RNAcentral holds the full RNA, with entries from SILVA.
A computed fold for a 354-nucleotide part of an RNA from a termite gut metagenome, annotated as large-subunit ribosomal RNA, domain IV.
[in-house]
Context: one part of a larger RNA
RNA sequence: UUCUGGUUAAGGAACUCUGCAAAAUAGCACCGUAUCUUCGGUAUAAGGUGUGCCUACUUUAGUAUAUGGACUUGCUCCAAAAAGCUAGAGAGGUUGCAACAAAGAGUCCCUCCCGACUGUUUACCAAAAACACAGCACUCUGCUAACUCGUAAGAGGAUGUAUAGGGUGUGACGCCUGCCCGGUGCUGGAAGGUUAAUUGAUGAUGUUAGAAGCAAUUCGAAGCAUUUGAUCGAAGCCCCAGUAAACGGCGGCCGUAACUAUAACGGUCCUAAGGUAGCGAAAUUCCUUGUCGAUUAAAUAUCGACCUGCAUGAAUGGCGUAACGAGAUGGGAGCUGUCUCGACCAGGAAUCCA
Numbered sequence: 001u002u003c004u005g006g007u008u009a010a011g012g013a014a015c016u017c018u019g020c021a022a023a024a025u026a027g028c029a030c031c032g033u034a035u036c037u038u039c040g041g042u043a044u045a046a047g048g049u050g051u052g053c054c055u056a057c058u059u060u061a062g063u064a065u066a067u068g069g070a071c072u073u074g075c076u077c078c079a080a081a082a083a084g085c086u087a088g089a090g091a092g093g094u095u096g097c098a099a100c101a102a103a104g105a106g107u108c109c110c111u112c113c114c115g116a117c118u119g120u121u122u123a124c125c126a127a128a129a130a131c132a133c134a135g136c137a138c139u140c141u142g143c144u145a146a147c148u149c150g151u152a153a154g155a156g157g158a159u160g161u162a163u164a165g166g167g168u169g170u171g172a173c174g175c176c177u178g179c180c181c182g183g184u185g186c187u188g189g190a191a192g193g194u195u196a197a198u199u200g201a202u203g204a205u206g207u208u209a210g211a212a213g214c215a216a217u218u219c220g221a222a223g224c225a226u227u228u229g230a231u232c233g234a235a236g237c238c239c240c241a242g243u244a245a246a247c248g249g250c251g252g253c254c255g256u257a258a259c260u261a262u263a264a265c266g267g268u269c270c271u272a273a274g275g276u277a278g279c280g281a282a283a284u285u286c287c288u289u290g291u292c293g294a295u296u297a298a299a300u301a302u303c304g305a306c307c308u309g310c311a312u313g314a315a316u317g318g319c320g321u322a323a324c325g326a327g328a329u330g331g332g333a334g335c336u337g338u339c340u341c342g343a344c345c346a347g348g349a350a351u352c353c354a
Stems, first nucleotide, its partner, number of pairs: 001349008010340002014338001019335001027051005036041001038172001052094004057090007067079004071074001095099001107333004113327001114325002119131002135170007147156003173320004178250003183247002185243005192238003203227005210219003251269005278312001279309001290306005
């Protein structure tokens, strides 16, 4: 110097990002126990009291034999109650600083956010508000099921059969879940348009038996070859509907009331429809330390309101919610070497000196 323990006057969170760490609480018995509540809980809520040992004292419960009785004569049953023993309760006494004397052994309360809960997870920096969950909803699937694995055979699904199985979303419970089908998707429809392979109408070109010509050359049937592509032609797409607990979306400007301000009201443009109920400076609010109130001597924090929501909002769920949480935030009581501000003791280690 450092590590691990221990003690510490007065104060008691003034420390600090944060009571991190430490201290404190602690067993058992009795008394007592708010708010909220899904009536189960919350709850060991909180908050108190007692606690060792001795007694030739009282008492409760249990336990048996002496003795007596009964018969079914038995290791039987019934009555009785002194003493003793066991387990408690009380009274009296007594030691110590202290009696759950050691060890072991909950700190508690209030408010709020998130997630209902028990559970699961990044083996080796994250345990959570993430995942899961019961419940809810949509959707597919009629059995050789849908779906998954496999080239296939085949297997799972399932020795199941729609109260079943697969997929997707949401996530207990309570109150609810508004408007939009224009886009994308899905489902259904089939009149018309478009459209593949297929079919190969027609035309064109090359070649030339032949014809014409003195010749050069020109014309040129059939066939063959190259090409053109009429016609036929399903699904799909275009098209027509439905569908949002499918993917998703849910406006702007101007004016108006007898103070002012504001606008129940009116006008206008655009849209598929213009955000409903709720909640709201929020795990979402930029401006922002918004404004007001509470808490503090003092608060960018916290809680309660307001609403001007940069950019809330309803199963991409909205808002509440008892219980629960090694979850996040704020406040209080107790407690303390966290601190004012240090000090001392014991043990281990490193280094230096002798």